Predicted 3D model of a 90-nucleotide RNA (TPP riboswitch aptamer (THI element)) from an Alphaproteobacteria bacterium. It matches the Rfam family "TPP riboswitch aptamer (THI element)". From the family's description: Vitamin B(1) in its active form thiamin pyrophosphate (TPP) is an essential coenzyme that is synthesised by coupling of pyrimidine and thiazole moieties in bacteria. The source organism's lineage runs through Bacteria, Pseudomonadati, Pseudomonadota and Alphaproteobacteria. The coordinates come from a structure-prediction model, not an experiment, and the mean pLDDT is 78.
[in-house]
RNA sequence: GCACUUUCCGAGGGGCACCUUGUUGGUUGAGACGCACCCUUAAAACUUGAUCCCGAUAAUGCGGGCGGAAGGACGGAUGUGACACAAGAC
Numbered sequence: 001g002c003a004c005u006u007u008c009c010g011a012g013g014g015g016c017a018c019c020u021u022g023u024u025g026g027u028u029g030a031g032a033c034g035c036a037c038c039c040u041u042a043a044a045a046c047u048u049g050a051u052c053c054c055g056a057u058a059a060u061g062c063g064g065g066c067g068g069a070a071g072g073a074c075g076g077a078u079g080u081g082a083c084a085c086a087a088g089a090c
Base pairs, nucleotide, nucleotide: 001083002081003080004079007077008076009075010074011040012039013038014037016034017027018026019025046071047070048069052065053064054063055062
């Protein structure tokens, strides 16, 4: 230098639905507004298509499909290497 990777730091991206008179409560989920959670180059946060299709449900953006779709937010330090280059010593 290159490749990969653990951890850390900084920065950035993202969503919040359904049922219920309603605070309580119930469903799914990492998270349903949390001193939280998830994600940061991506076949994996999330968005669009989508007021989509099939199925299930008390109901839903609940499950599956679409979907390796189209978009989508990165730098540093550290670590590993049997790789490459250079220099020095013997």